[in-house]
This is a predicted structure of a 1458-nucleotide RNA (small-subunit ribosomal RNA) from a metagenome. Rfam family: Bacterial small subunit ribosomal RNA. The RNAcentral record of the sequence draws on SILVA.
RNA sequence: UCUGGUUGAUCCUGCCAGAUCCGAUUGCUAUCCGGGUGAGACUAAGCCAUGCAAGUCGAAUGGAACAGCGGUGUUCCAUGGCAUACUGCUCAGUAACAAGUAAUCAACUUACCCUGCGGUGGAGCACAUCCUCGGGAAACUGAGGCUAAUUCUCCAUCGGUGAUUCGGCCUGGAAAGGUGAAUCACUCAAAGAUACGGUGAAACGUCACCGAUUUGCCGCAGGAUAGGAUUGCUCUCGAUUAUGGUAGUUGGCGAGGUAAUGGCUCACCAAGCCUAUGAUCGAUAAGGGCCGUGGGAGCCGGAGCCCUGAGAUGGAUACUGAGACAAUGAUCCAGGCCUUACGAGGCGCAGCAGGCGCGAAACCUUUACAAUGCACGACAGUGUGAUAAGGUUACCCGGAGUGUCGAAACACAGUUUUGACUGUUAUAGGGUGUAAAUAACCCUAUUAGAAAGGAGAGGGCAAGGCUGGUGCCAGCCGCCGCGGUAAAACCAGCUCUUCAAGUGAUCGGGACUUUUAUUGGGCUUAGAGUGUCCGUAGCCGGUUUGGUAAGUUCCUGGUAAAAGCUGACAGCUUAACUGUCAAUCUGCUAGGAAUACUGCCUUACUCGAGGGUGGGAAAGGUUUGAGGUACUCCAGGGGUAGCGGUGAAAUGCGAUAAUCCUUGGGGGACCACCAGUGGCGAAGGCGUCAGACUGGAACACGCCUGACGGUGAGGGACGAAAGCCAGGGGAGCGAACGGGAUUAGAUACCCCGGUAGUCCUGGCUGUAAACGAUGCGUGCUGGGUGUUGGUAGGGCUCUGAGCCGUACCAGUGCCGUAGGGAAACUGUUAAGCGCGCCGCCUGGGAAGUACGCUCGCAAGGGUGAAACUUAAAGGAAUUGGCGGGGGAGCACCACAAGGGGUGAAGCUUGCGGUUCAAUUGGACCCAACGCCGGGAAACUUACCGGGGGCGACAGCAGAAGGAAGGUCAGGCUGACGACCUUACCAGACAAGCUGAGAGGAGGUGCAUGGCCGUCGCCAGUUCGUGCCGUGAGGUAUCCUGUUAAGUCAGGCAACGAACGAGACCCACAUGCUUAGUUGCCAUCAAGAGCCUACGGGUUUGUUGGGAACGCUAAGUAGACCGCCAUCGUACAGAUGGAGGAAGGAGUGGGCCACGGCAGGUCAGUAUGCCCCAGAUCCCCCGGGCCACACGCGAGCUGCAAUGGUAUGGACAAUGGGUUGCGACUCCGAAAGGAGAAGCCAAUCUCGAAACCAUAUCUCAGUUGGGAUUGUCGGUUGUAACCCACCGACAUGAACGUGGAAUCCCUAGUAAUCGUGUGUCAUCAUCGCACGGUGAAUACGUCUCUGCUCCUUGCACACACCGCCCGUCGCUCCAUCCGAGUGUCGAAAGAUUGAAGCCCGGUCCUCAGGGCCGUGUUAAAAUCCCUCGAUGCGAGGAGGGAGAAGUCGUAACAAGGUA
Repeated sequence: UCUGGUUGAUCCUGCCAGAUCCGAUUGCUAUCCGGGUGAGACUAAGCCAUGCAAGUCGAAUGGAACAGCGGUGUUCCAUGGCAUACUGCUCAGUAACAAGUAAUCAACUUACCCUGCGGUGGAGCACAUCCUCGGGAAACUGAGGCUAAUUCUCCAUCGGUGAUUCGGCCUGGAAAGGUGAAUCACUCAAAGAUACGGUGAAACGUCACCGAUUUGCCGCAGGAUAGGAUUGCUCUCGAUUAUGGUAGUUGGCGAGGUAAUGGCUCACCAAGCCUAUGAUCGAUAAGGGCCGUGGGAGCCGGAGCCCUGAGAUGGAUACUGAGACAAUGAUCCAGGCCUUACGAGGCGCAGCAGGCGCGAAACCUUUACAAUGCACGACAGUGUGAUAAGGUUACCCGGAGUGUCGAAACACAGUUUUGACUGUUAUAGGGUGUAAAUAACCCUAUUAGAAAGGAGAGGGCAAGGCUGGUGCCAGCCGCCGCGGUAAAACCAGCUCUUCAAGUGAUCGGGACUUUUAUUGGGCUUAGAGUGUCCGUAGCCGGUUUGGUAAGUUCCUGGUAAAAGCUGACAGCUUAACUGUCAAUCUGCUAGGAAUACUGCCUUACUCGAGGGUGGGAAAGGUUUGAGGUACUCCAGGGGUAGCGGUGAAAUGCGAUAAUCCUUGGGGGACCACCAGUGGCGAAGGCGUCAGACUGGAACACGCCUGACGGUGAGGGACGAAAGCCAGGGGAGCGAACGGGAUUAGAUACCCCGGUAGUCCUGGCUGUAAACGAUGCGUGCUGGGUGUUGGUAGGGCUCUGAGCCGUACCAGUGCCGUAGGGAAACUGUUAAGCGCGCCGCCUGGGAAGUACGCUCGCAAGGGUGAAACUUAAAGGAAUUGGCGGGGGAGCACCACAAGGGGUGAAGCUUGCGGUUCAAUUGGACCCAACGCCGGGAAACUUACCGGGGGCGACAGCAGAAGGAAGGUCAGGCUGACGACCUUACCAGACAAGCUGAGAGGAGGUGCAUGGCCGUCGCCAGUUCGUGCCGUGAGGUAUCCUGUUAAGUCAGGCAACGAACGAGACCCACAUGCUUAGUUGCCAUCAAGAGCCUACGGGUUUGUUGGGAACGCUAAGUAGACCGCCAUCGUACAGAUGGAGGAAGGAGUGGGCCACGGCAGGUCAGUAUGCCCCAGAUCCCCCGGGCCACACGCGAGCUGCAAUGGUAUGGACAAUGGGUUGCGACUCCGAAAGGAGAAGCCAAUCUCGAAACCAUAUCUCAGUUGGGAUUGUCGGUUGUAACCCACCGACAUGAACGUGGAAUCCCUAGUAAUCGUGUGUCAUCAUCGCACGGUGAAUACGUCUCUGCUCCUUGCACACACCGCCCGUCGCUCCAUCCGAGUGUCGAAAGAUUGAAGCCCGGUCCUCAGGGCCGUGUUAAAAUCCCUCGAUGCGAGGAGGGAGAAGUCGUAACAAGGUA
C1' cells in the first nucleotide's frame, strides 16, 4: 500500500477472491536449550471406580494403654476452644444496582488483631469418654450408674434499654448523633492456665495456698480489616413485542421484622406508577481490568492471570455462628446410583490425579511441605492436590545448531572418495546444584561422526515455455481457470522458488472495506426521494440590550487496584522472561476562573413570516342553467340492388326495400377551429357559454403585528385509470364472448357483431413509468435569447382592448461559462457552492414471496424475512456486426429494356445415393459437382483378390567340415528355382535376435511452410506529429460538389505521409523513321501454265529487280477536357461541338492493399507429431475406379424451312511438328494402307466452317432428329471381353421449343461458325487459345440480390445460422401449507401437601423433649388450560440447480402488432 475476476476493448458501480495478523483443530516432518499466567473453556453445569484435598490445641478438662528407676514422656478416646463462611473449581443462571465508575449511610454490623480505660467476686446442676446390660445385617442406637473443666446455670457489680426533667459542650452543610446530671421501670458480664520460687498438707500416685512472669476471660470507647445497604451515570438484539404493562402494583398512616433503611411483611386509606428518550414481552449473554486486530475512529472476544458476582445433581428450608441460608454441615422432596439379612441405610470430583461418555478437540491415579502463604498452637510443631517442584504435549514466545578450509577421481552443471581444522550440541567421567532428583552451571576426554523438512513453480504471486504418462478420462482449482494426443495448470522425475524445526490445510475473528461512511459514502440513468399536501413530538432558527453561567474552555484537589501496554534502566551468557522507576488509563467527582459562541430570563428592531388596501390575469374547485356539430334510433317522403369491409376476402346488413338524398322528432356522450415547449392547481388533474358560492398565486403601496419561522417520525386529508357496493342512465366506443379470415396451429394481430364498463348520484378501494425516474425550505455563484402576468417611464399613432422599444418583480422554455459528473449530461427552474430537517440504499436471485399483524365487502393494499443458490447482475460510453430502421452512391456474378440459354428429350461428363471383394481418396452456398489439368484398357493406382520380395550400420550365436547366390528336371501353382525333392556350379558372407535404419498416396490442412481460391469487376486500410476525450477511442478518413475511384476541388483542429486507386507494363487501333530473309510485288523486264477472235488476255514472286504497299520487329509521334459553347457563384468537373485513326480511363489484359474466411491442399513437393515394420513398405498378375432402381450439376445434339440434303465455288488467324508433321503418287467405297520429296521450320508440312450459287425436300415424327442395336472392316497398343476410337451398310428411340424456378450478356459484345493446341501409343461433346459472320436494347434506377459510406436502435461480440422466455417431462436440494400425532419447556390456576419457623395447648424422667393445633414460608406430585420450541406427517404449492428432452417464439432491430 493494494492485486485478480463482468467487456471485443473502456470508464464506473458493485460484490467475490487473494496477499496479511490472531485463536482452535489437523496432514507431513522434527536436533537442543530457556521462558510462559498455555493445555476437557467451546460439545454433556453429563455420570463417576479408587486414593488424597481441614485440621489443630495436653500451657482448657477427664480417662485408657504403653515406655521409663524416676523427674517425666508418647499414643489413643471423649468433653471443650478456635478454624472449617478462607483457599481451590466452574460459568449454568442472571439484561440486574449483577458489574464498572463516582458518591452516600444523620439508616448499619464486624470473630481473630491494635490502642486506651475498667473488671475478673460468690454459688450450683449436669453430660460424654468410662463401667454394667440391651436392640440391629449394617449404619447406628437404647437403658442404668460414676465423673472433670476455659462446658452449662444462678446471684452480685459494671453495663444496657425505655420514660420524664435539667442544661451546656463537640462533630457537621444540617443534630435526629456523641457527651453530662437526677428520678423511675425493665434487664444484665466474666475462666482460668502457667515454666520458676516459697509455704503447708498428704504420701503409692498427688493436692492446696502465696509471690512473681507470661497468657487467657469480661465490659466500654476508638482504630484497623472485612462486609451490608442506598444513589447518579454507563451497560446486547428484536416493534413480525404497543389504544401497552402493573393490584403489594404507586404513595400515605400505624404495626411487625432486620445488624440496618424500605411494601421487606401486614391492617387500613388514596388511585396511582412505568411507557415511543422504547415500558412490558421475547432472544442472547456472568460483568470488568484487559486480549486480538487496525494509522486511528472502531470492530471482535471476555478461555487462561487479577477484581467482583453467581453456582455446587435439580429444588426448598432453617439451625449453628462475628460471619452461611454454608455444602469433603443438617433436614425434606425429586431424579440417578450403591449396599441390604428387605426391616433399613448410604452417596454427590463445576477440588487434585484418574475413568466413561461426548466430540475435530485437550497431560501423571508423580514428589514435597524445603520455599511462599493459610489454620491451630505459648513454643517446638502438625496439617495443607493452596502452593512449590518434576512428568507429558512444537500450544505460544525467544535463542542456538545441523560445520569450516582444501585435495583427488569421474559420465566434470554435479556426484563420489579423502585429508586437515574446530567442537556449539552429542557421548563418557567427575564436581556443583536440589527436600530428594531431573535440568541448568563448571572441569576433563573423544569423534564431522548422530541432527532438514514442508509448501509451491499458468495469472494474482517469488520460482520451468524441461522430460515422461494421461487424453473433457483420471484429476487440479480460495478466484480466474486447466484437462477433448505436442498439458509451463492433472500424475510423476529432474530442476527451481520460498519459509525453516517447522511448514501447509480447514473453521472462526480482525484488517483489507470510505462495502455501514462520527472521522468518512450515497439516492436523474448503477441499489436508493414517501404520489401530494397539512400538521403533533423532535431537530434547527434573523438583528439587538442587560443578566445568568447549563453546554463550552482553562486551573486545582480526589479517584481511576495490581498485573498488562509504552519509555528508561537493571538481573538471568543473549533474547523471550523478570524487577525498579516514570508515563498512561482520553473517565467520574469536588472547588475555582473566563463569557466569544449556543442555551435560559429579559429589552428593543424589521429585512423572514403574516395582515391590510388597490386594479388586473387564469381550462383552479363546487354547483345550476343554456348552446353546438357529429353520431345513433324512430317516423314521413324520394329512390333501387346492392351496401359494408379488407392486403385480398368472408362473416354481417339488404326485396319485411338497405346503403344514399331529404323533412321532423327522441336520446346519450362529447366540446372541433381558437390552441401556443400558453395558463391554473400541492399532486392527481383542469378546455363550449352564462350565473351563484369558493380557494390560491403574482404585481403595486410600504399602512399594521413584531420572529409569530423551516422541516416534519407517528397522525390526518387529497389522490389517474381499472375494480367493488347501491340506485339511475346507456348514443358511440368496447375487456369477456360469438362469428369470419390469416396461419403448420392462431385461445392473437385484421374484419363483422357485442356484454360488463365507460356517463350521473352516494359510498369503498389507495395503487401507476403517480416521472423532471431529480424531497421540502433558504442564501450565494458569468451571461445570451424567447414567452406569460403585473408595474413604471419613453417614442409613434390612423386614437384602437393600437404599434415599437426599455427597466423591475414573479412564472415558464431554449442555448451556454465556471463548476460538477462514470459518462450521457446538468448548468440562477443546478445534478454548482453552503446551511436546516425528513425519507430511502448497501452484490444478483429466491422475493415484494412465506409467516405474523393490520386495513379492505372482495379483488387486494401496507409492513416484510429466511433456508437455499450464484460470480457476477448492473450503469454510461466506444469499436464492430446486425435490423422484416432511415438516407446517399454503386454493380448485367442487381433490376429495368432486350438477346440467347438452362430447367422437358436423347447422349457425354462430374457428384450424391445404392450396390460391390473393390466400386481408392479429396472438394459441398456464392467460393464442391467437364474440379484435383482427374480424356484411369495394363501402367497410372492410392482400392480389391492372389503371389513374391526387402532391414544400411554395430554387437551377439552361425560360416572354407562351404554363407549369400545361380541352374537342368520333377512337383506345387493361374504362372514362376518364389518354395519343395534331387543334383551341380560357385567361393565369403550372413538367416535369426538386440539396437538402429530405408520406405509409407498411412493419420492429422484443427500442429505447419509454400501455393491457391474468395470477399474483390470492391475503394478501401493505416502511420507520424498535433488536437479532443479519465479511457476504450475519436479527429485526419467528416461536410458540399464531383469522379470509375479516400479521383479531385472548396470548407474544416488538423498538417503531412504510406499501402491500395491512378500512374506503370503488355497487346490491339493511326502516322512517321529504320531494316528487308525464309516474308512482299505497285511499276519495269523475263520465264512458265491456261485461254484465244492470234491482236492479245490471264495466272503464277518462278527469275532479274524493287523497298512503293502489306507484313515482320525496333524506335518514335499522337489524346491533354488541350480548343469552342453552355452548366457549375468560383474550382474540381459535367454536357455538346470542332478537329482527329482514336475523346473524355481509346479498347482488352497483367499487376490487385490492411486483413478476414481454423476456406482448399500432408494425394505435387517440403515438414512437426503419431502410427506400420514377416507390413499400412517394394514388385508382379488379374479385377475395380467404367457397377445402376434413382436424385442433382455442367455440357453436346436436336426438335427443323433464317432449315435439311446434293453438287459446285470463296475467304482466316493463332499455333504444332524428328519415336514428329508428312507434300506427292498408287491401292481401297471409306476409315485407312504401301511407297516417299521436303522440313529441327516467316523456307517444308498440318489445315477451315458458317457463307455464296444452283437443284431438291414442302410442315410430316418428315429427306427433321440421330439415340439404340446388328453385321462387316480399319487403327493404336504386349493386350481393345469387362472397357478405346474410326469407317461402311442396316436399324431409326425420345424429342413438335420445355412447369415452378434460374443462368449469362451492353459491341466487334451476345449469338453463331469452324480452326489450332494441351493431355496423348490410341481416344475430346473438356480446358486454353484463334480467327470468320455479326445483332437487339438501357445511357436509367435502387423495387429485388448484394457492395461502399453516413446516420439510428441493440439485451448481439462464436457477432441474427446471434441472443433469449415460459409451460410440460426427468433427477436432486432446501422451503411453505397441511387433517393430525409425538417430545420438551415456560407461566398461571386448582387439589394434595414433606420439612422448617413463630405462637399456643397438653403430657413427661422438665434451662429440655414427645404429641397436638392455628398461622406462616413452602418443595414436590397430580390435574386442567394457555403459550413457546421441536420431531414425524398422506397430500398440496411454488422456488433453486442440473445433460444436447418436448412445445411454441414472448423480449432484444420499428424483434416483424413499439